The RNA shown here (c-di-GMP-I riboswitch aptamer) has 90 nucleotides and comes from a Peptococcaceae bacterium. The organism belongs to Peptococcaceae, within Bacteria. The coordinates come from a structure-prediction model, not an experiment, and the mean pLDDT is 86. Rfam family: c-di-GMP-I riboswitch aptamer. Its family is annotated with cyclic-di-GMP binding in the Gene Ontology.

[in-house]
RNA sequence: UGACGUUAGAGGCAAACCCAUCAAAAGGUGGGGACGCAAAGCUACAGGGUCUAAGGUGCAUACCCGCACUAUGACAGCCUGGCUGCCGAA
Numbered sequence: 001u002g003a004c005g006u007u008a009g010a011g012g013c014a015a016a017c018c019c020a021u022c023a024a025a026a027g028g029u030g031g032g033g034a035c036g037c038a039a040a041g042c043u044a045c046a047g048g049g050u051c052u053a054a055g056g057u058g059c060a061u062a063c064c065c066g067c068a069c070u071a072u073g074a075c076a077g078c079c080u081g082g083c084u085g086c087c088g089a090a
């Protein structure tokens, strides 16, 4: 330096759920909490996938209510790729 890391040590992150808060929602943030994680760090303007549908469009309708489609909203703890990075017992 590269590869590798199942049983080493140090340090790290934190699912579900609960509380608060932001949001139309999906979801985010903070606190508690640990199912897990060797990138569970970053990238959603790299590609695929998934969630939501405020607004918009169409349909329906006397009105209200409603139905379908749609990302400009999200997910990096869905997969592949890209960038960066701690430790070194075996």
Stems, first nucleotide, its partner, number of pairs: 004088002012037002017032006035077001041083003046080003049075003055070005